[in-house]
Molecule: small-subunit ribosomal RNA
Organism: metagenome
RNA sequence: AGAGUUUGAUCCUGGCUCAGAUUGAACGCUGGCGGCAUGCCUUACACAUGCAAGUCGAACGGCAGCACGGGAGCAAUCCUGGUGGCGAGUGGCGAACGGGUGAGUAAUACAUCGGAACGUGUCCUGUAGUGGGGGAUAGCCCGGCGAAAGCCGGAUUAAUACCGCAUACGCUCUACGGAGGAAAGGGGGGGAUCUUAGGACCUCCCGCUACAGGGGCGGCCGAUGGCAGAUUAGCUAGUUGGUGGGGUAAAGGCCUACCAAGGCGACGAUCUGUAGCUGGUCUGAGAGGACGACCAGCCACACUGGGACUGAGACACGGCCCAGACUCCUACGGGAGGCAGCAGUGGGGAAUUUUGGACAAUGGGGGAAACCCUGAUCCAGCAAUGCCGCGUGUGUGAAGAAGGCCUUCGGGUUGUAAAGCACUUUUGUCCGGAAAGAAAACCUCUGGGUUAAUACCCUGGGGGGAUGACGGUACCGGAAGAAUAAGCACCGGCUAACUACGUGCCAGCAGCCGCGGUAAUACGUAGGGUGCAAGCGUUAAUCGGAAUUACUGGGCGUAAAGCGUGCGCAGGCGGUCCGCUAAGACAGAUGUGAAAUCCCCGGGCUUAACCUGGGAACUGCAUUUGUGACUGGCGGGCUAGAGUAUGGCAGAGGGGGGUAGAAUUCCACGUGUAGCAGUGAAAUGCGUAGAGAUGUGGAGGAAUACAGAUGGCGAAGGCAGCCCCCUGGGCCAAUACUGACGCUCAUGCACGAAAGCGUGGGGAGCAAACAGGAUUAGAUACCCUGGUAGUCCACGCCCUAAACGAUGAUUACUCGACAUUUGCGAUACACAGCAAGUGUCUGAGCGAAAGCAUUAAGUAAUCCACCUGGGAAGUACGACCGCAAGGUUGAAACUCAAAGGAAUUGACGGGUGUCCGCACAAGCGGUGGAGCAUGUGGUUUAAUUCGAUGAUACGUGAGGAACCUUACCUGGGCUAGAAUGCUGGUGGAUCGGAUCUGAAAGGGUCUUUUGUAGCAAUACACCGCCAGUAAGGUGCUGCAUGGCUGUCGUCAGCUCGUGCCGUGAGGUGUUGGGUUAAGUCCCGCAACGAGCGCAACCCCUAUCUUUAGUUGCCAACAGGUUAAGCUGGGAACUCUAAAGAAACUGCCGUCGUAAGACGCGAGGAAGGAGGGGAUGAUGUCAAGUCAUCAUGGCCUUUAUGCCCAGGGCUACACACGUGCUACAAUGGUAGGAACAAAGGGCUGCUACUUGGUAACAAGCUGCUAAUCUCAAAAAUCCUAUCUCAGUUCGGAUUGAGGGCUGCAACUCGCCCUCAUGAAGCUGGAAUCGCUAGUAAUCGUAUAUCAGCAAUGAUACGGUGAAUACGUUCCCGGACCUUGUACACACCGCCCGUCAAGCCAUGAAAGCCGGGGGGACCUGAAGUCGGCAACCGCAAGGAGCCGCCUAGGGUGAAAUCGGUAAUUGGGGCUAAGUCGUAACAAGGUA
Repeated sequence: AGAGUUUGAUCCUGGCUCAGAUUGAACGCUGGCGGCAUGCCUUACACAUGCAAGUCGAACGGCAGCACGGGAGCAAUCCUGGUGGCGAGUGGCGAACGGGUGAGUAAUACAUCGGAACGUGUCCUGUAGUGGGGGAUAGCCCGGCGAAAGCCGGAUUAAUACCGCAUACGCUCUACGGAGGAAAGGGGGGGAUCUUAGGACCUCCCGCUACAGGGGCGGCCGAUGGCAGAUUAGCUAGUUGGUGGGGUAAAGGCCUACCAAGGCGACGAUCUGUAGCUGGUCUGAGAGGACGACCAGCCACACUGGGACUGAGACACGGCCCAGACUCCUACGGGAGGCAGCAGUGGGGAAUUUUGGACAAUGGGGGAAACCCUGAUCCAGCAAUGCCGCGUGUGUGAAGAAGGCCUUCGGGUUGUAAAGCACUUUUGUCCGGAAAGAAAACCUCUGGGUUAAUACCCUGGGGGGAUGACGGUACCGGAAGAAUAAGCACCGGCUAACUACGUGCCAGCAGCCGCGGUAAUACGUAGGGUGCAAGCGUUAAUCGGAAUUACUGGGCGUAAAGCGUGCGCAGGCGGUCCGCUAAGACAGAUGUGAAAUCCCCGGGCUUAACCUGGGAACUGCAUUUGUGACUGGCGGGCUAGAGUAUGGCAGAGGGGGGUAGAAUUCCACGUGUAGCAGUGAAAUGCGUAGAGAUGUGGAGGAAUACAGAUGGCGAAGGCAGCCCCCUGGGCCAAUACUGACGCUCAUGCACGAAAGCGUGGGGAGCAAACAGGAUUAGAUACCCUGGUAGUCCACGCCCUAAACGAUGAUUACUCGACAUUUGCGAUACACAGCAAGUGUCUGAGCGAAAGCAUUAAGUAAUCCACCUGGGAAGUACGACCGCAAGGUUGAAACUCAAAGGAAUUGACGGGUGUCCGCACAAGCGGUGGAGCAUGUGGUUUAAUUCGAUGAUACGUGAGGAACCUUACCUGGGCUAGAAUGCUGGUGGAUCGGAUCUGAAAGGGUCUUUUGUAGCAAUACACCGCCAGUAAGGUGCUGCAUGGCUGUCGUCAGCUCGUGCCGUGAGGUGUUGGGUUAAGUCCCGCAACGAGCGCAACCCCUAUCUUUAGUUGCCAACAGGUUAAGCUGGGAACUCUAAAGAAACUGCCGUCGUAAGACGCGAGGAAGGAGGGGAUGAUGUCAAGUCAUCAUGGCCUUUAUGCCCAGGGCUACACACGUGCUACAAUGGUAGGAACAAAGGGCUGCUACUUGGUAACAAGCUGCUAAUCUCAAAAAUCCUAUCUCAGUUCGGAUUGAGGGCUGCAACUCGCCCUCAUGAAGCUGGAAUCGCUAGUAAUCGUAUAUCAGCAAUGAUACGGUGAAUACGUUCCCGGACCUUGUACACACCGCCCGUCAAGCCAUGAAAGCCGGGGGGACCUGAAGUCGGCAACCGCAAGGAGCCGCCUAGGGUGAAAUCGGUAAUUGGGGCUAAGUCGUAACAAGGUA
């Protein structure tokens, strides 16, 4: 210090989440030791038991119990306060401290700083005094009541208990004369003197009384400061003040009577909610934010509420009285109690300890002291609750052991890790030693003080011995022995750390993003690794990161955010000069800011945590001194801000009144006749009762063409014919005047389009609602015909808009260019200038970008409004406004991880522009109708094997299913298997022959032979069997893959390097202007180059040349025939097959910068790519193929493998695709005649001859092919016939008889002959191919193949057209541009109702509960006040009355919460229904 997450990617905005630190924590797993801390955060819930406040005999009477002494008694025992002491009691002091808790309290509290009208036990200092009397009472004793708690009566008694008297400097009161008011004694010691023998007396100590001062403590007052809510805006009658009185320790409405009517509040009163406050703690760079455990200060409380008493101090935690709730005892009549003290119990809860030890230390109470008490405190116990420290070994050790895990099978890793060897001993165990914390008090010696005193007492010094809960603890020494000691979380990214197996959107994980649907580094397990470590994780919580509330330190045109606009009080801010002041400000000083904490420097525990000394700091507050720049205040000036006056100017500025013409509609009349109107097309509608059209006249309402503008005016909304009246504002010019009068503006006030509301008018046109007609699947719409509110006027409401420049107002400053409105000077055209407006472009700057840019979104200042993730929601509730509609203000629960802005690249558009293509058009021929062939779907079946399924499946894999193929079915068989390699064992040659069974496969039986080397054993080769490595699978996954292929598409595109532009994604290049078949080329250009594609190079073909001349050829010569290159020969031609030539817009003309285009121009066989082929960029479709092949993973192994026979793949109500043959005369049939190319052939092609009607057969022959052969080409041409018909068309179907192949022709082959002779007479919607040697048409050949279902496929040649104006439209494609809410990319996205489930929430007849206020009734205890009866001489007491009042009751209203039949909307939930509203012109922007 940042990171993840919105997108295909980018920048920004913005939320969510994470990494850090922390905790009085809890939970899970684990757990060795020590030190120091900490430990009911929840029920201020209820509490059993024990303890937590006593002490003093040196205040008192005494003596119950204990011990001792004395006495009596034989003893038991009794007596004796005499001594130590002491229960209960009187009295004193303490109990108001210490300890606990945080309920209440938003101020009677707290913190800080001040103040004046107070009190004060004990303590300190000082002064003075302490004289003399009296009457009671508890206890004890006696009696009585009661269950008890307890109470009553009688008798007797003491005091430092109580009450007088005396005294009274100081004290209090005072009328200034005076008056009033105290006390207590106790203990120790003692030389004289006295004595009633007790003492007096003296002295010391402790007490007591009064006064004064001090210290510390406490009470009171003020200022300032520190929570939330305005959906709480008004509150207040003792209220605010005064006077008199009362009251208090003390000021005061603190209380009371009277008088006045004040007091508080937007600087937030009142009300509601929450809360003890602070030093500080946690976090943070800081500023801040959150918190207020432990420790410390203050406050409040003590079962709940009220009250006083005592006292120096309380309205009192372990006191009292009353009321209430609860618990306990009870003899039912009455009583008792208060753990928020320490332990502990129950309960609650996720959760928090021992019914421990000691007063040894520190401190407190009492006491003269010893001492006693002390759950304060010090210790121990429990708990990893936290912090800190230590340990669980160290060194060496490679055969890199075994085992585990992974593996590409080579190895890697665990891993020097272990073992082994050599050491050490912290901790723990055992043994031994052993502290500090303790010094006072006490005793003794001694100095000083006091005194008559060497007593006593006080004080200083020296010496002595006593006192330890913790605890035989810390610590030290010794012994044995690696011995006693490691876990937890994580390993997809953030975030350090990866593999295997299991699982298969299941189980599960998850802080966010997200993993899991058969190859999961994300689930579970294992191995390995990473992090921390006696802990580690999780959960909860706070701060941080978050500049995500922004003071430091944010924003507001489009992301959330400028009020619709103005005026304006309060408030905030404010020009210039001088003087005074000193509130702010600044500087110095002083006081304070408790200690602890934090920080710095030291010290002590072995270190650290921890403890401790000193310092600094405590950023604050107060007082005081100073300064006078700045802000403020006061005073006086100035004129630059602002305003006023004078003179001009423009204007749809506003209000009222009048008036004008055009047009629509309606009415009347005339002319006139059949339509008009309307639409994409129609219909509804109007019209023969006369429309529409046309002419004349009239009525009425609304709006003002042209000018007109990018124009003007206004604060905004808004304002438009012309004239008049009234009226606001602005601008300009030049002077004069006022003298800061200014700017902004919460609350407030005013204005505020349209629609809407009320009352009354008006109503031509238009037109929600409504009606009808269309459209449509529907059409409650778009379109059409009508049409009412309304639109108009007057008055009154409403108060909202995308009220927008989505841009608040004011002021100043900051480059330019152009246009325009108005004014000025100086008269005008014109040019330039000044001022005020209105616009466009642009620079710096700003901005996320797009953009803004003197009219800022720039640079600054002032003031106001507003924002803080999306949804829920501008909703609910409440309040205010409104006649209503509704408006203003304005949440939460719940839910999501995004929502959003700008820009980029694509894709898409029923957006635009340009261009291309048999894309359309123009043509020719088809398909769709028929029959058949073939493929597919469907159905059927034991099986009809599988794949391909829009274009890009369907005569496709298959270029050839009778068996085989074959993968399917049925049945029969085999199991290391049908084939192959290797190893070991074993038997034998193998081969062959025969035979049984069987459908075959298979299963048996018999028989013959004996390889090579070697004498042989044996070895080798071969075959079989057994065993083992290993096989097999057309089983699954083409969504794990390779390879191959289809398609866009032979479309012209797709990219890179460097540079440049941009924050970036990206752009540029590749766009633009031309041109091309082409990103082809040219020109231009922040681009310059390059690559893959295009083109070319390759093949075939068209012309020619050269070479060569057999099997091909034959012009000339010769021979020869019925005929034939048949023969000699020839090398000319054709042809064959090798090499070359040729074509490049090269030449000419026109156009053009060029590229190039055009030309019935030339030349040329060929002309602008001559024709055809091969060649297929980056990529797209998870396209196709695991069944060509290969291959990961999974599955199978007496079967999903292998063999065999038969069957099936050939089924058939049907539907579709692709074809063939036709429907005829451009034809059929019969006869005759002619002309190809390319290819095949020895398991072959076969001449020729013969037979047969023929398929074919028989015989013989040639050819391994330019030689022989298939082989006949057909359409064509000639002749004849048929004559428009279901035919001499058409040939399906069927019957009969044959032929061929083949083990085999039934399922299921082809061919031939004869016979039969179906549908069909040119084909609906729709749809396909083709632009020239093409379509159409005609035959030929080949592959596969025994044969063939081939009409298929692939090639070959013959004959040989028509048409293209053109690019509007359909389809597909390319490029530029535009919009986008799409990016799985329009087969996209997405909205609403309804239906289902879940969740939270609003309303609701009611029901239940809480807190508070007010009214009335009642009213305990108690203070205060009053009083005739009773007691007392009196003081006074008892009693009674009154005021106040806790509590209780009654009744009305407000408020908060819970719950509720029913109801409203909202949110969420893979695959429900209906439509298609939005995003593209989203199909009606």